[in-house]
The RNA shown here (transfer RNA) has 72 nucleotides and comes from Hydrogenobaculum acidophilum. Its mean pLDDT, the model's own confidence on a scale to 100, is 83. It matches the Rfam family "tRNA". About the family: Transfer RNA (tRNA) molecules are approximately 80 nucleotides in length.
RNA sequence: AGGUGAGUAGCUCAGUGGGAGAGCGACGCCCUUACAAGGCGUAGGUCGCAGGUUCGACCCCUGUCUCACCUA
Repeated sequence: AGGUGAGUAGCUCAGUGGGAGAGCGACGCCCUUACAAGGCGUAGGUCGCAGGUUCGACCCCUGUCUCACCUA
C1' cells in the first nucleotide's frame, strides 16, 4: 500500500428495507425465618462516524475511524 471480516444495551450476540431485540448482568417487588434458586416487572441504545439512494435504512451505496487476519 492492497484485500477480507468485525463495530448494535454494562458484557456476549441476534436482527438481509417498515415493531430495535434475546441471554447474562443491574434495580424493584413476590416467594423464604433468612440466603440462594425461582417468578413478575423496570431502567439502560445518537445501531462506530459522515454523506447518498429510498415514501421509509441497523440492513443498500460511497467515504472515513478503530480492531483482527491475509498479501506485498